[in-house]
Context: one part of a larger RNA
RNA sequence: UGACGGGGGCCCGCACAAGCGGUGGAGCAUGUGGUUUAAUUCGACGCAACGCGAAGAACCUUACCUGGGUUUGACAUCCUUUGACCGUCUCGGAAACGAGAUUUCUCCGGUUCUGCCGGAACAGAGUGACAGGUGCUGCAUGGCUGUCGUCAGCUCGUGUCGUGAGAUGUUGGGUUAAGUCCCGCAACGAGCGCAACCCUUGUUUUUAGUUGCCAAUAUUAGGUUAGGCACUCUAAAGAGACCGCCUCGGUUAACGGGGAGGAAGGUGGGGAUGACGUCAAGUCCUCAUGGCCUUUAUACCCAGGGCUACACACGUGCUACAAUGGGCUGUACAAAGGGUCGCUAAUCCGCGAGGAUACGCUAAUCCCAAAAAGCAGCUCUCAGUUCGGAUUGGAGUCUGCAACUCGACUCCAUGAAGUUGGAAUCGCUAGUAAUCGUGGAUCAGCAUGCCACGGUGAAUACGUUCCCGGGCCUUGUACA
Repeated sequence: UGACGGGGGCCCGCACAAGCGGUGGAGCAUGUGGUUUAAUUCGACGCAACGCGAAGAACCUUACCUGGGUUUGACAUCCUUUGACCGUCUCGGAAACGAGAUUUCUCCGGUUCUGCCGGAACAGAGUGACAGGUGCUGCAUGGCUGUCGUCAGCUCGUGUCGUGAGAUGUUGGGUUAAGUCCCGCAACGAGCGCAACCCUUGUUUUUAGUUGCCAAUAUUAGGUUAGGCACUCUAAAGAGACCGCCUCGGUUAACGGGGAGGAAGGUGGGGAUGACGUCAAGUCCUCAUGGCCUUUAUACCCAGGGCUACACACGUGCUACAAUGGGCUGUACAAAGGGUCGCUAAUCCGCGAGGAUACGCUAAUCCCAAAAAGCAGCUCUCAGUUCGGAUUGGAGUCUGCAACUCGACUCCAUGAAGUUGGAAUCGCUAGUAAUCGUGGAUCAGCAUGCCACGGUGAAUACGUUCCCGGGCCUUGUACA
C1' cells in the first nucleotide's frame, strides 16, 4: 500500500421487510448429469453451465458409429501431357463409383490459310512441391464475450512531505443517482469514467396530403365516388423542462421541502452507451493464429444408423387441478411485423387438417388477419365432473427423393396423473407484476423456446435491526 475481520461509523441496491404471483408435488416439453450403446459427436459446470453455443439433428446439417470406396486428393497454386467440356444410354452396385457404348469439337491472337504455332477457360491422366484436419493445447495467443456493475470509481503531470515503500491531490464539513456540486485544505491542474450530446416515447407548431383521413356539401351497400386536407395519421424541421418563477430551510453556497403554471417537474419514462481492472472466467467447433500431432489417414466421397436410447437425479418451461370457471351462440376494440421460388381474397368441395379454381398485391393501396381476454344470452352445480387432458387404437391431411427408426397437424374413439404441492427457493416497485392474444427470425416441413408487439391491469414499501452484494472513511492483523 492492499486484502481480510462472526471490528466500528456513514450510505446504497426487489438485499431484507410490506405485498402479488410462481418454482419445489402431477402430466408433458426441453436442457443437463448418470446409465446404456457400434455410436449415443463436441463444448459450457456456483452466482456468471443446464429452452446455453443450436435463429429450428428425418437425408443434408454432422463433427460420431458401422459398412463400401478414393489417395496430389472434395478445395488452392505451380509443372508435364492429352483433349473441348458437360451430357445421354447399357451393365454391376445401397450409393459413392467402376466397366462399356454414344454424341459434341469452345474462345482469343499470329501466320506461309484451313494446316501449323502460341495463349485463355474447362476437363482427363501423370509427377512431386503441397493440399486437407470441427485433431491437441483458450494455461502460448489475437479477436469477440460473460462477470463484479451502469457500481462510482481508476489514474496522471508538476509541486510539497517522507531515508524509503509511498503519501498528498481523491481526505474533511455539507450535498447528490453520481469523485454530482459547494465550502475548506500543500496543493494546483488534467485524463478515463458520471452527466450531456444519440435513438425512442409523452405535448405542440410549421411544411407536405397519397395508398392515409372525412368536419361541412352531394353520393354510396361501403371514404364507394366527386370534393376537401380542418381532424386522425404519416415524416421532416422546430418549440418545450432550465429548480426557470414563488415560498420555506440551508453558511449569503451547493442543494433540499412545498406551491403555481404546464402535456410533462426536478435524470419525465424506456433504450443504446460498460472506466482502470478481477476471475490463467468462456471460446483453437464462427474466424484468425504460434507450437505439437496426422499424411493410403486424425484427410476425402457415399449408404445406413446415431446425436431422439432410459431403473434414475437436477435445472428451465408449458398445461392443469376448476364456477373470478368449462361449453355453445351472438357481438366489440389493437399494435408491431411479414409477403413474388411469396402472401393469397372470393367461390366451390371436405366435419376438419386441407384441396380445386382463381382476383389482387414488388404493398400506408392487396393478402396473411379471426385479435384474444372482454361484453350479452343460454347451459353445467361441486363431482375426479360437461374439470383436466396424458396415453393408446383407428382413419386421414400437408411438406419433402424419402416421415420405420424420427415431422407437424386433423377427425373419431380412449380419458391417466392431478383436488393447490414438504424442507426450501425465485421474479416483480407502475402501465410494472399478473393475465390475454398477435407477429417475426431460423425454416421445404417442424416452437410450450427466443426476439418483438399491443389489450386488460393490481397490491405493497412502517422502515434499515437482521440475510446477501456493493461504495466511502477508520481500526486490528503472526496474510501478500
Molecule: small-subunit ribosomal RNA, 3' major domain
Organism: metagenome